[in-house]
This is a predicted structure of a 1472-nucleotide RNA (small-subunit ribosomal RNA) from an uncultured prokaryote. The prediction has a mean pLDDT of 83. Its Rfam family is "Bacterial small subunit ribosomal RNA". Gene Ontology terms of the family: ribosome and structural constituent of ribosome.
């Protein structure tokens, strides 16, 4: 991080049907335009008109029936508080459960019982006026009623009084002169129904109260004045600070009040095993709310979605005076937005309102429609079908896949489509007739009523016909390969792909998942045991408070009664219905319904039960304390005493230095120091003992004494009788530094200064030196305050050392021993633990309590608080950023860590490079090229064992294009091939003429025919030293001849991995031996092989010649001959074999013997697992790429050889150990036939001429040099050195200009041993002479590679450089130290913090205004009902006015927010 469920989703491609659900989540943003609440003439009064018809007419009408007691207003009833919407707002006046109401209410509806009696006064409509644009009013008149209004009668109703009872504001019984009723209407006539009024009861709704439960925040900690009570009073259906007045001073909070923020809350829903987390769309209950925002009013119910009054804001109207409106109802519109529907039919069910009823109303409902928005179903065919078609995609070019898939046969007919015909949603009410009853009413039959609906289901018709797509294939994850592309382009949930062969990016092919859908996003749960109740953790990974004492809270010894709150048991009651679930059924199935059970793990009550925990009472010693006796102790804290020591200051010897470092140098001193010796002052700190000893809760605590004190051990078991443990908040203690006031003040010693060091040295080193250090009072309060480990109790093997008691044994004492109690180390059982460790002092096994932890950074920062005299402490985020931080532990690498050890690694010695001249290879420049490679050791006399042409790759010019080379095909046709000859041209090439074959068959000999190789056209290919050594093979170099690299078995550890390999001795050696959880093996190392030293044997020709013969001027020249020496076969030898010492009786080491050699004899060849992505694509093969009249090929010319400069390697020198001449002596290993070439002649020479000999132990090259002897030179730019030019000449080649060598003559530079610094050698070595060979025509050869001549010095050492091996150790490093990593600066970007301040929102607080409106007042205004002595009362009603009160106002704060030049600090980005 993903992979799983979901979802009111949305985008992207895509899309046959059907059926059941679903659909404004965002602005409770603003609405056009219809419709959503009406009914009732069986309550009332009054009553049209169109239109039909009669009838009369002046033909203009008029009247009269029917419309019709209809419509349509109104009085009156009931309803309009319900149905429908939608969640602003409320964290509690909500909601969920469970109760209470003895403190309440109920229209309509059901039961039961008494009843409806006399009477009266209005007002609307309506008429008529009048104001207004409207809108809507104002007078005046007239009228009914189930509208009002008075009187009567009445109970169990109101009031008042009086008894009982109680669960104490009630509930029964009883008396009253008190108070309150009513309506009528239909139809029928009759014993009555319906309504109405009052009353009781029902049932169904409702109000109030009660407990418990309901989100985050303590960087909200204290709130609160009607607040808390309590008395009277008024309010209300009801109880109450609910409101008033008084009194009282309370209520509430760490079990979270108060503030802030977010939310409608539940049944359920989604996940999940559960626990739980999330969530409240759809149905269903419940509460709010109806433009905002406040009031009532009517009413059974409302403070009222589509009433009513005022404010305020928006929008329309208007005749500018005024009015009018509220879609969060159903549609439907505008905005916004990622988004969410038709302005459809119908009341035919189902419900509701009115009414008697018939019937009206009803966007409630019922249904169609639009959206794959879910969810279920369904089809898109089905069987045979191999040449394994065609085409595509990959091939190793065989094939292989797509793939029975397609074509093809042979079926079927779902859904679409056409077309007939058609269930059941329908029961009722009415009306009609029948039966029954006294009648209302009931049962029976008949008629009658379908939105949807052209519906579903059924038949039939006809044909595979109209019907698949998406995402994915790197791993996680089922599923692979090509092309394209080249760190671009793009991909990505998480690791991560792409930089030229990408399974990861795009495209095809193919392949794998789902499927009318597939992806994506966004969002829950879940994997997460990753907030841990089930179910974690805190030595070192985040995480023990620095220590203690202590409040609340938690926890709690043994016992014995008693309750019964926790607990268990029964039972009851509610947990509404839908949902979940089981079981049957209904639609074909399924979704989806329906009936019935079960479940709802909750929550009350009753009931019984006492084991354990609470509770209450008593008891009891083990826990805890306290007594008496003893002990140890740097435990506190005060006063005093002391000695050494440094520093001062006085005198006293004494004299040049002292002091100080790596090494100085400042500093002190001749004005007398250090040094030494005496006295004297002053302050700190307290050596020895001293000890992983002591004490103290921790910080700590060290001279010596006295006084004060806290604690702690042990021994008696005397006393109390759970008194205990722990411990949020809270108090104290708390190292050093720092700070504050006042002493001190010798040392030390920050800051400072100065001298070194150093690129630099704001440091480490010296020299001084103020705070401070030290006392006395006060603050700070924080350290790796560490055992990085909380306290308390208990329980789980031991050994070994130490510290304080006690006690036993012993006559006695001391030691020792033994037993125990406390403290404080080591080592280790089991057991824990990633692991490292821990283990009776646990990090083991168990309870109890506290405190913390939740990825790294940002940060222990920012802001609020708060503590502090400051410094600063305490609490403590985000935002944005990574994909990790981290731990233990392994294996390398690696240390300016350690131990051992080797090596030309240093040392010891000899020669040299580096200065100079030349060649030679490279860099840089240069040029048309100056071809390409090689780059620290491990490139640079390297590829080159041969660049004048060739080579050759490079450059300009000239040509060619199937090619200079290979194969295959098809074509031409006797022309071509071949060969001659001409032009042309540097040549390559090009063009032109002449000659002219071959094999078979046929033949009239004229020729046809046809084939092979050759050649012509042309197609396939060829070719490329282009490219990539970072796609490769091979081969080679380097660590390194360095000792070292690995397996199997076995054991150890969760594991990487160890062990072996480690240690202790030897060794060139992981060489051997001994130990040994580890035995054994294998690659290397040794040995085997070559060669070289020594013998012995075989074998003697081209080699040798001792003897013997011959012979020659002389030569093994010849005969001979194997003796020698040598050739070249074969074998011998050397093993630490012997001998002594050392050593562990070992390896072995070391010294003798012998021996040609002595401890791997010398030398070589032979290179282990592996590094350097070391080198080679230009030896050679190869894979991709790239080129194809060229990046192939050929020609002829030039470059590869250039020249301010730099390195590298090698040469010859700078001289006398030398150069010059003259003489003379001694090898090895090689090579030779287009070859080496001898004598002889020619030339100063180089070389020429010559041919003898030789395919070689025979002949040649081929005189080996240095050495030896003799001369000369005489220290000098030389008789040294030999460069540069100059003349002549030779040789090889088609050809020596560019550009070869050699030889003679001349010429005669630099150079007189070479600066940092750096190479090689340990013996036949190095030095030094000189010979050969390869390549090759010749040569740049001074290089290579080899061969022998002369032939030394040093080192018995590991201290340093450099490598290298074993072993340990630390490691933040693994690309491994050329790692890795930190800070400032500079630059871009992104969040945040501060900020003078602007600027909104939001709850309050003071005070001001005070609409509407209840109450509350109200002589003066006005008025029917009732009295009335007619005057008036009584009663009402209005204005007024008074309380409270919205809206608005002002003022000061307050909180959260945007913003602000500057500022600050952090994250990221690539590179300095």
């Nucleotide at each position: 991080u993903c992979a799983g469920a979901a979802c009111g989703a949305a985008c992207g491609c895509u899309g046959g049907c059907g059926g059941c659900g679903u659909g404004g989540a965002u602005u409770a943003g603003g609405c056009a335009u219809g419709c959503a609440a009406g009914u009732c003439g069986c309550a009332c009064g009054a009553g049209a008109a169109a239109g039909c018809u009669c009838c009369c007419u002046u033909c203009g009408g008029g009247g009269g029936g029917c419309g019709a007691g209809u419509a349509a207003a109104g009085u009156g009833g009931c309803g309009a508080a319900a149905g429908g919407g939608u969640g602003a707002g409320u964290a509690a006046u909500g909601c969920g459960u469970a109760g209470a109401u003895a403190a309440c209410c109920u229209a309509c509806c059901c039961u039961c019982g008494a009843g409806a009696u006399u009477g009266g006064g209005a007002a609307a409509a309506c008429a008529g006026u009048u104001c207004g644009a409207a809108a809507g009013g104002g007078c005046u008149g007239c009228u009914a009623a189930u509208a009002c209004c008075a009187a009567a009668u009445g109970g169990u109703a109101c009031g008042g009084g009086g008894a009982g009872c109680u669960u104490c504001g009630g509930c029964u019984c009883u008396c009253u002169u008190g108070u309150u009723a009513a309506a009528g209407g239909u139809g029928g006539g009759g014993a009555c129904c319906u309504u109405c009024g009052g009353g009781a009861g029902g049932a169904g709704g409702g109000g109030u109260c009660u407990a418990c439960g309901u989100c985050c925040u303590a960087u909200u900690a204290g709130c609160u004045u009607g607040u808390u009570g309590g008395u009277g009073g008024g309010g209300u259906a009801a109880c109450g600070g609910c409101c008033u007045a008084c009194c009282a001073a309370g209520g509430u909070g760490a079990c979270g009040a108060u503030g802030g923020g977010u939310a409608g809350c539940c049944g359920g829903c989604c996940u999940g095993a559960g626990a739980g987390g999330g969530u409240g769309u759809c149905c269903g209950g419940c509460c709010a709310c109806a433009c905002u925002g406040g009031a009532a009013c009517u009413g059974a119910g409302a403070c009222a979605c589509u009433g009513u009054c005022c404010a305020g804001a928006c929008u329309c109207c208007u005749a500018c005076g005024g009015g009018a409106g509220g879609c969060u109802g159903c549609a439907g519109u505008c905005g916004a937005g990622a988004a969410u529907c038709u302005u459809c039919c119908g009341c035919a069910a189902u419900g509701g309102g009115c009414g008697a009823a018939a019937g009206c109303c009803u966007g409630a409902c019922g249904g169609a429609g639009c959206g794959a928005c879910g969810c279920c179903g369904c089809g898109u065919g089905g069987a045979c079908g191999a040449u394994g078609a065609a085409g595509g995609c990959c091939u190793u070019c065989g094939g292989g896949u797509u793939g029975u898939a397609a074509a093809g046969u042979c079926c079927u007919u779902u859904c679409g489509c056409g077309c007939a015909g058609g269930a059941g949603g329908a029961a009722a009410u009415g009306c009609u007739g029948c039966g029954u009853u006294c009648c209302a009413g009931c049962g029976c039959a008949g008629c009658u009523u379908g939105g949807c609906a052209a519906a579903a289901g059924c038949g039939u018709g006809g044909g595979a016909g109209g019907a698949a797509g998406c995402c994915a294939c790197g791993g996680c994850u089922a599923a692979c390969u090509u092309c394209g592309u080249g760190c671009c382009a793009g991909c990505a949930g998480c690791c991560g792909c792409g930089g030229u062969a990408a399974g990861a990016c795009g495209a095809a092919g193919g392949u794998g998942g789902c499927a009318a859908g597939c992806g994506u996003u966004g969002c829950u749960c879940g994997g997460a045991a990753u907030c841990a109740c089930u179910g974690g953790g805190c030595a070192u990974a985040a995480a023990g408070a620095g220590c203690g004492c202590g409040u609340a809270g938690g926890u709690g010894g043994c016992u014995u009664g008693g309750u019964a709150a926790g607990c268990g048991g029964a039972g009851a009651a509610u947990g509404a219905a839908a949902g979940c679930u089981c079981a049957u059924g209904g639609c074909u199935c399924a979704c989806c319904c329906a009936u019935g059970g079960a479940a709802u793990u909750g929550u009350u009550c009753u009931u019984c039960g006492a084991a354990c925990u609470g509770c209450c009472a008593g008891g009891c010693u083990u826990g805890a304390g306290g007594g008496u006796g003893a002990g140890a102790g740097g435990g506190g804290g005060a006063a005093g005493u002391g000695g050494a020591a440094u520093u001062c200051c006085u005198g006293g010897u004494g004299u040049a230095g002292c002091g100080g470092u790596g090494a100085a140098a400042u500093g002190c001193g001749u004005a007398g120091a250090u040094a030494u010796c005496a006295g004297g002052a002053g302050g700190a700190a307290c050596a020895c003992c001293g000890g992983u000893g002591g004490c103290g809760a921790a910080g700590g605590c060290g001279a010596c004494u006295u006084c004060c004190u806290g604690g702690c051990u042990c021994a008696u078991u005397c006393c109390u009788g759970a008194c205990a443990c722990u411990g949020a908040g809270g108090c104290g203690c708390g190292a050093a530094a720092g700070c504050u006031a006042g002493g001190g003040g010798a040392g030390c010693a920050a800051a400072c200064a100065g001298g070194a060091u150093u690129a630099g040295a704001u440091a480490c080193c010296c020299u001084g030196g103020u705070a401070g250090u030290c006392c006395u009072a006060g603050c700070c309060g924080u350290a790796a305050a560490c055992g990085a480990u909380g306290g308390g109790c208990a329980c789980u093997a031991g050994g070994u050392a130490g510290a304080g008691g006690a006690g036993g044994c012993g006559u006695c004492g001391a030691u020792a021993c033994c037993u125990u109690c406390u403290c404080a180390g080591c080592c280790g059982a089991a057991g824990c633990u990633a692991a490292u460790g821990c283990a009776u002092u646990a990090a083991g096994u168990g309870c109890c309590c506290c405190g913390c932890c939740u990825g790294g950074g940002g940060a222990g920062u920012a802001u609020g608080a708060u503590c502090g005299c400051a410094a600063g402490g305490u609490u403590a985020a985000a935002a944005c950023u990574c994909a990790a931080a981290g731990g233990a532990a392994u294996u390398g690498a690696c240390g300016g860590g350690g131990g051992c050890u080797c090596a030309c690694a240093c040392a010891a010695g000899c020669g040299g490079u580096g200065g100079a001249g030349u060649a030679u290879g490279u860099g840089g420049u240069u040029u048309a090229a100056u071809u390409c490679g090689a780059a620290g050791c491990a490139a640079c006399g390297c590829g080159a064992a041969g660049a004048a042409c060739c080579u050759u790759a490079c450059c300009g010019g000239g040509g060619u294009u199937u090619g200079a080379c290979a194969u295959g095909c098809a074509u031409g046709g006797a022309u071509u091939a071949g060969c001659c000859u001409c032009c042309u041209g540097a040549a390559a090439g090009g063009g032109a003429g002449g000659u002219g074959a071959c094999g078979c068959c046929c033949u009239u000999c004229g020729g046809g025919g046809u084939g092979g190789a050759a050649c012509u056209u042309g197609c396939a290919c060829a070719g490329g030293u282009g490219u990539u050594g970072c796609a490769u093979g091979g081969c080679u170099g380097u660590c390194g001849u360095c000792a070292g690299c690995u397996c199997g078995u076995g054991u150890c550890g969760u594991g990487a991995g160890a062990u072996g390999u480690c240690g202790g001795g030897u060794u060139a050696a992981g060489u051997c031996c001994c130990u040994u959880a580890a035995c054994g093996a294998g690659c290397g190392a040794a040995a085997c092989c070559c060669u070289u030293g020594u013998c012995u044997u075989u074998a003697g020709u081209u080699g040798c010649c001792a003897g013997c013969g011959g012979g020659u001027a002389a030569u093994g020249c010849c005969g001979g001959g194997g003796a020698c020496u040598c050739u070249a076969g074969a074998g011998a030898g050397a093993c630490u074999g012997c001998c002594g010492u050392u050593g562990u009786u070992a390896a072995a080491a070391c010294g003798g013997a012998g021996g040609a050699a002595g401890g791997u004899g010398g030398g070589g060849a032979c290179g282990a697992c592996g590094u350097c992505a070391a080198g080679u694509c230009a030896u050679c093969a190869u894979g991709g790429c790239c080129u194809u009249u060229a990046u192939g090929u050929c020609c002829g010319g030039g470059g590869c050889u250039a020249c301010a400069c730099a390195c590298g390697u090698c040469c010859c020198a700078c001289a006398a150990u030398g150069g010059c001449c003259g003489g003379u002596a001694c090898a090895a290993a090689g090579g030779g036939a287009a070859g080496c070439g001898a004598a002889g002649c020619c030339g100063c020479a180089a070389g020429g001429u010559g041919u003898a000999g030789c395919a070689a132990a025979u002949c040649c090259c081929a005189c080996a040099a240095a050495g030896c002897c003799g001369g000369u030179c005489c220290c000098a730019g030389u008789u040294c050195g030999g460069a540069u030019c100059g003349a002549g000449g030779g040789c090889u080649g088609a050809a020596a200009u560019u550009c070869g060598c050699c030889c003679u003559c001349g010429u005669g530079a630099a150079g007189u041993c070479g600066g940092a610094a750096u190479c090689g050698c340990u013996a036949g070595u190095a030095a030094u002479c000189g010979c050969g060979g390869a390549u090759c025509a010749g040569c740049u050869a001074c290089g290579c590679c080899g061969c022998g001549g002369u032939g030394a010095a040093u080192a018995u050492g590991u201290u340093c450089c450099u490598g290298a091996g074993c072993c340990u150790u630390g490691u933040a490093c693994a690309c491994a130290c050329c790692g890795c990593c930190c800070g400032u600066c500079a630059a871009g970007c992104c969040a945040c913090g501060a900020a003078a301040g602007u600027u909104g929102a939001c709850a309050g607080u003071a005070c001001c205004u005070g609409a509407a409106g209840u109450c509350g007042u109200g002589c003066a205004c006005c008025c029917a009902a009732c009295c009335u002595u007619c005057g008036g009362g009584a009663g009402g009603g209005a204005a007024g006015c008074g309380c409270c009160c919205a809206c608005g106002g002002u003022a000061a704060g307050g909180u959260c927010g945007a913003u602000g030049a500057u500022u600050g600090g952090g994250a990221c980005u690539a590179a300095g």